[in-house]
Context: one part of a larger RNA
RNA sequence: GGCGAUGGGUGGAUGCCUAGGCGUUGAGAGGCGAGGAAGGACGUGGCUAGCUGCGAUAAGCUUCGGGGAGCCGCUAAACAGGCUGUGAUCCGGAGAUCUCCGAAUGGGGCAACCCGGCCGGGGUCAUGCCCGGUCAUCCGGCACUGAAUCCAUAGGUGCCGGAGGCGAACGGGGGGAAGUGAAACAUCUCAGUACCCCCAGGAAAAGAAAUCAACCGAGAUUCCCAAAGUAGCGGCGAGCGAAAUGGGAGGAGCCCAAACCCGGGCGGUGUCAAGCCGGCAAGCGUUGCCGUCCGGGGGUUGCGGGGCCGGUUCGGAGGGAGUUGCCGCUCCCUCGGAAAGUUACCAACCGUCUGCCUAGCUGAAGGGCCUGGAACGGCCCGCCAGAGAAGGUGACAGUCCUGUAGGCGAAAGGCAGACGGCUUUCUGGAACCGGUUCCCGAGUACCACGGGGCACGUGGAACCCCGUGGGAAGCCGGGUGGACCAUCAUCCAAGGCUAAAUACUCCUCAACGACCGAUAGUGCACGAGUACCGUGAGGGAAAGGUGAAAAGAACCGCGGGAGCGGAGUGAAAUAGAACCUGAAACCCAUCGCUU
Numbered sequence: 001g002g003c004g005a006u007g008g009g010u011g012g013a014u015g016c017c018u019a020g021g022c023g024u025u026g027a028g029a030g031g032c033g034a035g036g037a038a039g040g041a042c043g044u045g046g047c048u049a050g051c052u053g054c055g056a057u058a059a060g061c062u063u064c065g066g067g068g069a070g071c072c073g074c075u076a077a078a079c080a081g082g083c084u085g086u087g088a089u090c091c092g093g094a095g096a097u098c099u100c101c102g103a104a105u106g107g108g109g110c111a112a113c114c115c116g117g118c119c120g121g122g123g124u125c126a127u128g129c130c131c132g133g134u135c136a137u138c139c140g141g142c143a144c145u146g147a148a149u150c151c152a153u154a155g156g157u158g159c160c161g162g163a164g165g166c167g168a169a170c171g172g173g174g175g176g177a178a179g180u181g182a183a184a185c186a187u188c189u190c191a192g193u194a195c196c197c198c199c200a201g202g203a204a205a206a207g208a209a210a211u212c213a214a215c216c217g218a219g220a221u222u223c224c225c226a227a228a229g230u231a232g233c234g235g236c237g238a239g240c241g242a243a244a245u246g247g248g249a250g251g252a253g254c255c256c257a258a259a260c261c262c263g264g265g266c267g268g269u270g271u272c273a274a275g276c277c278g279g280c281a282a283g284c285g286u287u288g289c290c291g292u293c294c295g296g297g298g299g300u301u302g303c304g305g306g307g308c309c310g311g312u313u314c315g316g317a318g319g320g321a322g323u324u325g326c327c328g329c330u331c332c333c334u335c336g337g338a339a340a341g342u343u344a345c346c347a348a349c350c351g352u353c354u355g356c357c358u359a360g361c362u363g364a365a366g367g368g369c370c371u372g373g374a375a376c377g378g379c380c381c382g383c384c385a386g387a388g389a390a391g392g393u394g395a396c397a398g399u400c401c402u403g404u405a406g407g408c409g410a411a412a413g414g415c416a417g418a419c420g421g422c423u424u425u426c427u428g429g430a431a432c433c434g435g436u437u438c439c440c441g442a443g444u445a446c447c448a449c450g451g452g453g454c455a456c457g458u459g460g461a462a463c464c465c466c467g468u469g470g471g472a473a474g475c476c477g478g479g480u481g482g483a484c485c486a487u488c489a490u491c492c493a494a495g496g497c498u499a500a501a502u503a504c505u506c507c508u509c510a511a512c513g514a515c516c517g518a519u520a521g522u523g524c525a526c527g528a529g530u531a532c533c534g535u536g537a538g539g540g541a542a543a544g545g546u547g548a549a550a551a552g553a554a555c556c557g558c559g560g561g562a563g564c565g566g567a568g569u570g571a572a573a574u575a576g577a578a579c580c581u582g583a584a585a586c587c588c589a590u591c592g593c594u595u
Stems, first nucleotide, its partner, number of pairs: 001594009015580001016545002020516002022513007029505002031166002039101003042055003046079001049075003061095006070083003106115003116135007137163009170201001171199005181188001185235001211218002222249005232240002253497003256441001260297010275284002277328006302475001304440003307436008316335007336427006349421010360408003366381005382399002384388001390402003446470008456482001477492005532539002552579001555566004
């Protein structure tokens, strides 16, 4: 020096554990914000470093409920001092306070700072100073004012209301790649994906046929299954990829524009009058008529619908108006009758009751002996069970604790439902027949060219949308049925609204898991988006475990200390805080063998 054995050291694997994660399901919630958010800065405790809470009223204030004996948050014990049956601490509802920054909004600014105006108040002899309120911009409405320029408009001022910013995904829209695939690559693909921007909601979007279909018929939209990897598209390569139809989920339909009537504003026209609802009489006459705008009625369809005119039938009562009186007609109001409703169709609220949520309450039944440090173990004898889910307790507990099944509960706030009030609509016109041809969404449809979207790459390319240029018909009308034409069928564009079935989860509650168990599971089980790195955008850790209980080792000895030896605690101290278990590499000691 090597090998082996043994005893230690080092080290932190393994086992066990879980305070944290991950996923799923079901409910809820689906927003917060100028009444100042999200997120922060700085403060705030008797002493206070961090975390948490809170805001100069600062680990808190008021009030209403719950609760019932201790309490003054955590790391983290003590000291000092307090509170509490006049009900504290704690839990829940409502409220008050809420520095400074931040949309940040009086002005500025290198966020958490600097400097102001006006009104009111405090202080001072007075100024400086302090406190409270207010002062950004844009949009809408209303009022006043008001240029060039007569009217008017722009502009200005005031008041009222709104917006702005943040937020995980889901949604709609405007823009829009490349790596890649095609075994290269350009059309193509990736993909209308990623990404950027705008906007909205609890969902969004879509939606009540100018749709499909096929000579049979269906009857808004959305989502799922099938049709179907079919028909097709495609350097016919790579690849892309329907629809009809059938089955399910869900189920809901409506309102305008226009014709026409009435009222009002403005403009034009206009004098022995047409005209003022009809007839007669009286009366009025810048009334009337035309155009335009606003409001009310009317009306909403494709077996075409509606308007207007005439006719037939039916339609509760009263009052008023149309210059006046009478008759008729029309319109308006009230009562009565009927219906519906807070989600579109028309639109706002209030009350009562019930249920649920935001604190809680109640809730059955066990003892002995043995082992042990400890009984939840073993043995013996019981009991409960609408409860033998689970967790804890010194080992494995239905019967010890918290709970569990079951039952009960709200002053206040919220949500939902029912009912009532209430509101709205109808009755006030409706139906039918005949006539009339007044209306039925125009720079629209459509066409050409250039593009885009449709599964469809220009193709025979319909259909939908956009740009440029042209540009209809108008119901005896128009669109569509995959070039186009005819026939046939079907539907009515150029206005709008609309629940449910569908998508998602930053967040709350409950439950579950052939999910993880500290190199795993979130990056983070721990003062983690921390320490640290980077100018910055950004990147981004490591780090859990004494014991049942600190009983955390008084005292003695060695030592400067660290540490160690005794003593003591404990079931155990090779559980001693560098603390459960304590593998291997590596180191040391002793012994054996060997060179």